[in-house]
Predicted 3D model of a 1369-nucleotide RNA (small-subunit ribosomal RNA) from an uncultured bacterium. Its mean pLDDT, the model's own confidence on a scale to 100, is 86. The sequence is in RNAcentral, with records from SILVA.
C1' cells in the first nucleotide's frame, strides 16, 4: 500500500453493471425442472362440433376437431447442479495408431414377397395399497423367416453369411366393379463408401508436503498362444523366462477436483483457482449389469446398507450435489415470482407442445461505476457552544436574510427499441407429364413482448426529500478544555492512566473518506526476512574432529569428424473469454462489443557450427613414475640406561617429623624425620628444548637396531590429462568411560579424617579406591580452535626462523646476492558492521562439498540406526518473550593493574562510647503533646530565648463582607475620636456623657444657603483570609560531592557511526599549573591572581589615645606641654624562584644557601566550573494547581508543645594531688550600651535593694579577665574529689513564675576511682587548655550558637592496608 463470494459495529438519497451456503456431499414437507409424434399402430376414457333417436331429462353414433392411457419411434447418455473422492495419463502443452459415431451433409444403390403373436380391450379373480394372475379378441413404421447382395464382414481366397417399412400431400392419361393401382413430390427405412461432429485408447514432459517413509513388487516385467474390447494391450487365461520400479526419491504417509484465468509484484516469483470458459469425477453409501450410436445412467432397473415415511403388519415407497423453499450447522450467502417474447435444446411434415436452460422482475451497499444532497451573495463578524493572558480568539460566509436554478424526488402528461422468421400473398426459379403438392430467392401485408406503461421524453410546484463514519503521542494528516486518578479504560508496534492525560471518556476544534466509514479475517507486496534474479558461514545462525575414496559436478592443449546443448529461418499449435492496443455503443462510467497484438511455451523441418558436450587422432606445461641427495619428537615392534618419588632390610642417631594464612587430622621413643649403605618395584623420561621439527588430523620427546609412511632439493629420462572436489560409504581420531586379563612407584574422581565457614556436600591439608600402566576388543565425543573445508590461479613490500640448492667474493673465522619448501612478526592495495585479515587473505577470481535463516523450549521429546553400558547420530512441536547476539563508543563499577592527593591510614596528643545533668531525636503516651529535617549531608537542625503572647496544636466560648485590602450600589441625624457605671473566664455585649469634621462649585459684602466630592457607620454584593495539599508542578535560596582539578566550545584532522583528537604521552606542580613532545590550532567557564583581615615598615595625620624629654603635681598622662614612641586609619613600600650553587633535557621546575619582618600560594578569610542526589525548603518570601468559605477563615480564656518503663545523637561537669580549698599578686583582647550600661556611697552573708553621678561613647560604664605566679592546708579517701537529687529560706524579671524561669543563702551530698565492642577530631600560634564578649532576649532553661583573646604541645618512618577523590588502562 493494492486486494476480497466476505463478515460484524454505526450510518444510509437514487440509478447502471455485476455478484450472492466459502460451513453439513447434513436431512428434506410442498410444487415445478423431460418430454413429443394421430403424418408408425389398435382405439376411444374424457372434451367440443356433425348426425341419429327421444316431449325432455338423456341416450346412440370416432363421422369430424382431436386425445386419457396403450403398442411403437426419436428424445431422458443434452441442458442444470455439485467438489465427496482422486497425487493419477486426472488435468495442461505436444504428438501417436489398433477404435467407434444416432441424428446432419455429399455420393451412388436397394426399398420385393409372405408369416406368427402381443399389449391396450372385454370376462374372471387376488391385494389395504403398490401392484398383479388367468382366460379370450386385436393392429403397426413392434417381432419373425423367404427373395435379392455393388459394397461391408468371415474365409485354406472354393467359397460363405447376412437387409430393409412404411405414412402423406397433389394429380391428366391409362387400368380397376370397388377399395384402389399408377404417376410425382415429400417424410421415412436397409446396405455401402466419404465427410462432418463426439467420444474411446497409447506416448513424452509438467504438476503439493513429508527420508523421524528406503527399499517396493507375483499378473508383479516380458516371451508364446488363446480369450475378451468398437479398438492397442496381463486388459483376462494357460504355459515359459526372472524380470521390473528406486536418492533424477521408488514404494509409503498426509494434504488436494486440474486448467484458461484472478490477486499481488518494477520482474522473478508467491499466493489462489468464487461467479465466466474447457477437461474431469460424483448424484443417499457401495456394488452391479440391463438398454442403447453413446450409460455402467442425477429426476432408469437390480442387490445390499444406513435413514425416512405409509400400512388393514402380510407387504410397500422414497433420495432437490436441478429451479425455488423448508429445518439444521453457522462469522455470513436472496423469491417457494413472471414469462416461453428473445436465445438455445428435444420431439414433430407443421401448426405446435414441453423447457426453473434461459430471457426478465423480485431481494442485500456485498463490489465496481456514475449522480445527488443545492448555487450565488451576504460582517451587526448575530444569538448559541467552546476556549481566554478576560483584552478577546474560534466556531464563521458558516447560519439568518436576500437573489436564483431544479439533476433526484413527487404530481400529471407522452412513450420506445428489444420482432425477425416460421405464417398470408405477389413473383421469379428448381421440381415435375403438369399452371398440383413441395423447395428456394425477392417484394408486400398480418400476427407475436415475460420485463412494462419499464428507459427516454415533456409540464408543475417548491430548497423544497438527502450525511455519515473513522481519527487526531509517534509512525500519521489533524489539540485545547473539563471528568477521571496504575481506577475506569486505550493499545497495530512502541507504549498511555499513581491529581495539571494533545494517548482514558465526554464536548469544542481540526484531519481524513464519504453513502458509505472503520473493525475483523484473509493473500501479496514492503521482507535482499530462503537471496534463479538477489544472502551468508574468523568474533552475528553457520566449515563435518581429519582423511581415502564410489556415485554425482567440474576440467589443460592441437587437429578433425558430428550437431546433443547453444543460434537462427519457415510451418503447425497455443479454443472462447480475460490483460494490453486501437475503434464502435450506452448523455459518462463501470459495462457490452468489432479488429489487431501478446500467449516467455510445445512440436515439426531447414541451416550455421564460434563455444561446451559426443567420437576419432596428438600433444607436454596438469598429474604421476624411474635414478642422486637431504632434515625430521612420523609410525611400529624388541632391547637398553641414568636421575627422582616410594617402599623393603642394615648402620649412624634422637624428639620430634609434616602441614599451613594459621592450625589441625595424620607419622614419632615399638625409634619416625635426618643420614650412610644394599635392595625392590612401576611410571615419567631434566638439561638439549628454540612462536624449532615431523604428521591429514588427534598427536609425537632418554638411547640403540630392525620394520615401515610421507615431504622437500637438484638435472635428466618416461607416461600422456591418468585430474580437482567428494552426497552416500569406508578408515584413523585426545581425555574420560566400558569389558576380560595382567600390573599398580607416584598422582588421584569417589570417599574419610582436620581445617575454613553463618553453612562449606567446595576452595586448603593428611589419608586414600577406581583410573592413570600394559595387551586385546570396544566407545566416536571436546572451545577435536586458526572458533577460517579442500584445490587451482593471479596481485607492491619489509624483517626474522628450519630444511635444500644456485652464483660471486674468499689465506681462515666469516661474506653478499639469487632461489624452491615450510614456518613466525610487520605492513602496499584491496575487503570487512568493526575488530581485524592482508601471497600462510578473512584480497581478486574459478571448481567441488558440508553448513545456516529471530531468542528460549532444545541437541530436549518421539521415532530410527549404532552401542556391552554410559551414551552417540538424526533430530521435531506446544507453548512463551520482543527480543537473544556481534564489534566497536562513552561513562560507571570491580575483593582488576598503574600513577598521584586528602588528619585516609600510620606516628602522636586529646575525647565519645560507661556516670550525673543538659539538650534534641526516635518510640511511647496524650483531648493536644503543632509541623518541618532522616546515613555521610537529620537529631542545641528551622528556633539568635514556648510560662501568656509567640502558637501553627487540644478544650470550651463567640463571630461572619470578617482581624486586613479594593471596588460598587443603597441607607444614614456628623454619625470622627474618647468610651464611665454594669455582666462575663475573656473575648465580647453594654451605652451614660463629653464631642472637632475637610474640600471645591454656586448665590451673598458677611453669617449662612444650597449641590456635589471626601473621610466614618450599617446593609448588600464582588471578594478577603488559610502556617489548608502537593518541594514529585514552580521561582528563589541552600546542603552535598568539593576549593577536588575539572567541565566544554570553534576550526581543522580521523571515523559509516555513536564518537575520538585537542584534553593522551615525558616531566612538574597545590592546581588541566607550566615546559617539552604531538593532527592538532586557538578560546571559554574553572585554577592561580585580583579583594578583605593578619605579620614588617615609610609618609600624612594628632584626640577621647600616647608620654621620650621639660614644667607643675601627696597620687593618678591628672594639668601645662609636646606628637619622638604606642596605638588609630588612609595612602604607599615589600616577595618576584629576583641572586648563588648543585639538580634537571640549555626548559618547566626542584634542593640547598645568601639577604629578608616574611621564601617558594607566608597565615587566615570571602570566592563553589560543568553537572549529580525528583537531595532540603508551598512554614521565611514569591507561585501553578487542588481543596476550604457562619469555616480548614477570626478573636478569646484554660491547656499543651515542657509527657516517661525505654533507645540514640550532641554538649557540660567530673571521677581528682599536673589536684581541691583559703589568702595575697599579675597580664588581654575584642564587642556592647538610654525603656540601656552603670560608677561611687549605704544596708545585706548573698542574689540585689536604696541614694547619687557619668556616658548617645579610642572620653563614662560593662571591667576585678581566668588559667598564671607567691604563700598556707588538705594526704588518696567515694575523700575538704564529685556536685546530682531533695528540704527551708530568699531576690528578681514580669498582669502572671501551680503545670513551667533563672539566680542567693542554709542544709542534704545520689552516681563517678578514667570507662566494652566501637568511634571522633587535630599537622602550629595548631591540638589541649583557659576566661570574656556578642546576638535573640522582661526575664531565662546558653552547659548552645557565634567571636576574642592568655598559657601553648607531641608528632608524621611512611603510603602496604581502611575511607573518600583525580589521570590513563
Nucleotide at each position: 500500500g493494492a486486494u476480497u463470494g466476505a463478515a460484524c459495529g454505526c450510518u444510509g438519497g437514487c440509478g447502471g453493471c455485476a455478484u450472492g451456503c466459502c460451513u453439513a456431499a447434513c436431512a428434506c414437507a410442498u410444487g415445478c425442472a423431460a418430454g413429443u409424434c394421430g403424418a408408425a399402430c389398435g382405439g376411444c376414457a374424457g372434451c367440443g362440433c356433425g348426425g341419429g333417436g327421444g316431449c325432455a331429462a338423456c341416450c346412440c353414433u370416432g363421422g369430424c376437431g382431436g386425445c386419457g392411457a396403450g403398442u411403437g419411434g426419436c428424445g431422458g447418455a443434452c441442458g442444470g447442479g455439485u467438489g465427496a473422492g482422486g497425487a493419477a495419463c486426472a488435468c495442461a502443452u505436444a504428438g501417436g495408431a489398433a477404435u467407434c459415431u444416432a441424428c446432419c451433409u455429399c455420393a451412388a444403390c436397394g426399398u420385393g414377397g409372405g408369416g406368427g403373436a402381443u399389449a391396450a380391450c372385454g370376462u374372471a379373480g387376488g391385494g389395504a395399497a403398490a401392484c398383479u394372475u388367468a382366460c379370450g379378441c386385436u393392429a403397426a413404421u413392434a417381432c419373425c423367416g423367404c427373395a435379392u447382395a455393388c459394397g461391408a464382414c468371415c474365409g485354406a481366397g472354393a467359397g460363405g453369411g447376412g437387409a430393409a417399412a412404411g405414412c402423406g400431400g397433389c394429380g391428366g392419361a391409362c387400368c380397376g366393379c370397388a377399395a384402389g393401382g399408377c404417376g410425382u413430390c415429400g417424410c421415412g427405412c436397409g446396405g455401402u463408401g466419404a465427410g462432418a461432429u463426439g467420444a474411446g485408447c497409447c506416448u513424452a514432459u509438467g504438476u503439493c508436503c513429508g527420508a523421524u517413509u528406503a527399499g517396493c513388487u507375483a499378473g508383479u516385467u516380458g516371451g508364446c498362444g488363446g480369450g475378451g474390447u468398437a479398438a492397442g494391450a496381463g486388459c483376462c487365461c494357460a504355459c515359459c523366462a526372472a524380470g521390473g520400479c528406486g536418492a533424477c526419491g521408488a514404494u509409503c504417509g498426509g494434504u488436494a477436483g486440474c486448467u484458461g484465468g484472478u490477486c499481488u509484484g518494477a520482474g522473478a516469483g508467491g499466493a489462489u483457482g468464487a461467479u465466466c470458459a474447457g477437461c474431469c469425477a460424483c448424484a443417499c453409501u457401495g456394488g452391479a449389469a440391463c438398454u442403447g450410436a453413446g450409460a455402467c445412467a442425477c429426476g432408469g432397473u437390480c442387490c445390499a446398507g444406513a435413514c425416512u415415511c405409509c400400512u388393514a403388519c402380510g407387504g410397500g415407497a422414497g433420495g432437490c450435489a436441478g429451479c425455488a423453499g423448508u429445518g439444521g450447522g453457522g462469522a455470513a450467502u436472496a423469491u417457494u415470482g413472471g414469462a416461453c417474447a428473445a436465445u438455445g435444446g428435444g420431439c414433430g411434415c407443421a401448426a405446435g407442445c414441453c423447457u426453473g436452460a434461459u430471457c426478465c422482475a423480485g431481494u442485500a451497499a456485498u463490489g465496481c461505476c456514475g449522480c445527488g444532497u443545492g448555487g450565488g451573495u451576504g460582517a451587526a463578524g448575530a444569538a448559541g457552544g467552546c476556549c481566554u493572558u478576560c483584552g478577546g480568539g474560534u466556531u464563521g460566509u458558516a447560519a439568518a436574510g436576500c437573489c436564483c436554478u431544479u439533476u433526484u424526488g413527487u404530481a400529471c402528461g407522452g412513450g420506445a427499441a428489444g420482432a425477425a422468421a416460421u405464417c398470408c400473398u405477389g413473383u421469379c426459379g428448381g421440381u415435375u407429364a403438369a399452371u398440383a403438392c413441395c423447395c428456394g430467392g425477392c417484394g408486400g401485408g398480418g400476427a407475436u413482448g415475460a420485463c412494462g406503461g419499464u428507459a427516454c421524453c415533456g409540464u408543475a410546484a417548491g430548497a423544497a426529500u438527502a450525511a455519515g463514519c473513522a481519527c487526531c503521542g509517534g509512525c500519521u494528516a489533524a489539540c485545547u478544555u473539563c471528568g477521571u486518578g496504575c481506577c475506569a479504560g486505550c493499545a497495530g508496534c512502541c507504549g498511555c492512566g499513581g491529581u495539571a492525560a494533545u494517548a482514558c471518556g465526554a464536548a469544542g476544534g481540526g484531519u481524513g473518506c464519504a453513502a458509505g466509514c472503520g473493525u475483523u479475517a484473509a493473500u501479496c507486496g514492503g521482507a535482499a526476512u530462503u537471496a534463479c534474479u538477489g544472502g551468508g558461514c574468523g568474533u552475528a545462525a553457520a566449515g563435518c574432529g581429519u582423511g581415502c575414496g564410489u556415485a554425482g559436478g567440474c576440467g589443460g592443449u592441437u587437429c578433425g569428424u558430428u550437431a546433443a546443448g547453444u543460434c537462427u529461418g519457415u510451418c503447425g499449435u497455443g479454443a472462447a473469454a480475460g490483460c494490453c492496443c486501437u475503434g464502435g455503443g450506452c448523455u459518462c462510467a463501470a459495462c457490452c462489443u468489432g479488429g489487431g497484438a501478446a500467449u516467455g511455451g510445445c512440436g515439426a523441418u531447414g541451416g550455421a557450427u564460434a563455444c561446451u558436450g559426443g567420437c576419432g587422432a596428438g600433444c607436454u606445461a596438469g598429474a604421476g613414475u624411474c635414478a642422486g641427495g637431504u632434515a625430521g619428537a612420523g609410525g611400529g615392534u624388541g632391547g637398553c640406561g641414568g636421575a627422582a618419588u616410594u617402599c623393603c632390610c642394615g648402620g649412624u642417631g634422637u624428639a620430634g617429623c609434616g602441614g599451613u594464612g594459621a592450625a589441625a587430622u595424620g607419622c614419632g621413643u615399638a625409634g619416625a624425620g635426618a643420614u650412610c649403605g644394599g635392595g625392590a618395584g612401576g611410571a615419567a623420561c631434566a638439561u638439549c628444548u628454540g612462536u624449532g621439527g615431523c604428521g591429514a588430523a588427534g598427536g609425537c620427546g632418554g638411547c640403540c637396531a630392525c620394520c615401515u609412511g610421507g615431504a622437500c632439493c637438484a638435472u635428466g629420462a618416461c607416461u600422456g590429462a591418468c585430474g580437482c572436489u567428494g552426497a552416500g560409504g569406508c578408515a584413523c581420531g585426545a581425555a574420560a568411560g566400558c569389558g576380560u586379563g595382567g600390573g599398580g612407584a607416584g598422582c588421584a574422581a569417589a570417599c574419610a579424617g582436620g581445617a575454613u565457614u553463618a553453612g562449606a556436600u567446595a576452595c586448603c591439608c593428611u589419608g586414600g579406591u577406581a583410573g592413570u600402566c600394559c595387551a586385546c576388543g570396544c566407545c566416536c565425543u571436546a572451545a577435536a580452535c586458526g572458533a577460517u573445508g579442500c584445490g587451482a590461479a593471479c596481485u607492491g613490500g619489509a624483517u626474522g626462523u628450519u630444511g635444500g640448492g644456485c652464483u660471486c667474493a674468499a689465506c681462515u673465522c666469516g661474506g653478499a646476492g639469487c632461489u624452491c619448501a615450510g614456518u613466525g612478526u610487520c605492513g602496499a592495495a584491496g575487503c570487512u558492521a568493526a575488530c581485524g585479515c592482508g601471497u600462510u587473505a578473512a584480497g581478486u577470481u574459478c571448481g567441488c562439498c558440508g553448513c545456516c535463516u529471530g531468542g528460549g523450549g532444545a541437541g530436549u521429546a518421539c521415532g530410527g540406526u549404532c552401542g556391552c553400558a554410559a551414551g552417540a547420530c538424526u533430530g521435531a512441536a506446544a507453548c512463551u518473550c520482543a527480543a537473544a547476539g556481534g564489534a566497536a563508543u562513552u561513562g560507571a563499577c570491580g575483593g582488576g593493574g598503574g600513577c598521584c592527593c586528602g588528619c585516609a591510614c600510620a606516628a602522636g596528643c586529646g575525647g565519645u562510647g560507661g556516670a550525673g545533668u543538659a539538650u534534641g531525636u526516635g518510640g511511647u503516651u496524650u483531648a493536644a503533646u503543632u509541623c518541618g529535617a532522616u546515613g555521610c549531608a537529620a537529631a542545641c537542625c528551622g528556633a539568635a530565648g514556648a510560662a501568656c503572647c509567640u502558637u501553627a496544636c487540644c478544650u470550651g466560648g463567640g463571630u461572619u463582607u470578617g482581624a486586613c485590602a479594593u471596588g460598587c450600589a443603597g441607607g444614614u441625624g456628623u454619625u470622627a475620636g474618647u468610651g464611665a457605671a454594669g455582666a462575663g473566664a475573656g473575648a465580647u455585649c453594654g451605652g451614660a456623657a463629653c464631642g472637632a469634621c475637610u474640600c471645591u462649585g454656586c448665590a451673598g459684602u458677611a453669617a449662612u444657603g444650597u449641590a456635589g466630592a471626601g473621610a466614618g457607620c450599617c446593609u448588600g454584593c464582588a471578594c478577603a483570609g488559610g502556617u489548608g495539599c502537593u518541594g514529585c508542578a514552580u521561582g528563589g535560596c541552600u546542603g552535598u560531592c568539593g576549593u577536588c582539578a575539572g567541565c566544554u566550545c570553534g576550526u581543522g584532522u580521523c571515523g559509516u557511526g555513536a564518537g575520538a583528537u585537542g584534553u593522551u604521552g615525558g616531566g612538574u606542580u597545590a592546581a588541566g599549573u607550566c615546559c617539552c613532545g604531538c593532527a592538532a590550532c586557538g578560546a571559554g567557564c574553572g585554577c592561580a591572581a585580583c579583594c578583605c583581615c593578619u605579620a614588617u615598615u615609610g609618609c600624612c595625620a594628632g584626640u577621647u589615645g600616647c608620654u621620650a624629654a621639660c614644667a607643675g603635681g601627696a597620687g593618678a598622662g591628672c594639668u601645662g606641654a609636646g606628637c619622638a614612641c604606642u596605638c588609630u586609619g588612609g595612602c604607599g613600600a615589600g616577595a618576584c624562584u629576583g641572586c648563588c650553587g648543585c639538580c634537571g633535557a640549555c626548559a618547566a621546575g626542584g634542593c640547598g644557601g645568601a639577604g629578608g619582618a616574611a621564601g617558594g600560594u607566608g597565615g587566615g578569610g570571602a570566592u563553589g566550573a560543568c553537572g549529580u542526589c525528583a537531595a532540603g525548603u508551598c512554614a521565611u518570601c514569591a507561585u501553578g494547581g487542588c481543596c476550604u468559605u457562619u469555616a480548614u477563615g477570626c478573636c478569646c480564656a484554660g491547656g499543651g508543645c515542657u509527657a516517661c518503663a525505654c533507645a540514640c545523637g550532641u554538649g557540660c561537669u567530673a571521677c581528682a594531688a599536673u589536684g581541691g580549698c583559703c589568702g595575697g599578686c599579675a597580664c588581654a583582647g575584642a564587642c556592647g550600651g538610654c525603656a540601656g550600661c552603670u560608677u561611687a556611697g549605704u544596708g545585706g552573708c548573698g542574689a540585689c535593694a536604696c541614694u547619687u553621678g557619668g556616658c548617645c561613647a579610642a572620653u563614662c560604664c560593662u571591667c576585678u579577665a581566668a588559667a598564671g605566679c607567691c604563700g598556707g592546708u588538705c594526704c588518696c579517701a567515694g575523700u575538704u574529689c564529685g556536685g546530682a537529687u531533695u528540704g527551708c529560706a530568699g531576690u528578681c524579671u514580669g498582669c502572671a513564675a501551680c503545670u513551667c524561669g533563672a539566680c542567693u543563702g542554709c542544709a542534704u551530698g545520689a552516681a563517678g576511682u578514667c570507662g566494652g565492642a566501637a568511634u571522633c577530631g587535630c599537622u602550629a600560634g595548631u591540638a589541649a587548655u583557659c576566661g570574656c564578649a556578642g546576638a535573640u532576649c522582661a526575664g531565662c532553661c546558653a552547659a548552645g550558637c557565634u567571636g576574642c583573646g592568655g598559657u601553648g604541645a607531641a608528632u608524621a618512618c611512611g603510603u602496604u592496608c581502611c575511607c573518600g577523590g583525580g589521570c590513563c588502562u